[in-house]
Molecule: transfer RNA
Organism: Lentisphaeria bacterium
RNA sequence: UCCAGCAUAGCUCAGCGGUAGAGUAGGUGGCUGUUAACCACUUGGUCGCUGGUUCGAAUCCAGCUGCUGGAG
Repeated sequence: UCCAGCAUAGCUCAGCGGUAGAGUAGGUGGCUGUUAACCACUUGGUCGCUGGUUCGAAUCCAGCUGCUGGAG
């Protein structure tokens, strides 16, 4: 320098253009001699950034940033 992939909750990751989810972590309660474990409920997101397409974008397109891999 060129090519490809990835970027979503504190963490690990899902998510066919039509209300953003799970596990885990955190909080509250239950259970009990107490803790742990277990059970129930619950908080938490400008979906990396800037534009474009569209009635509507996490999703499609372009550029940029960061990370990873490959080629030279």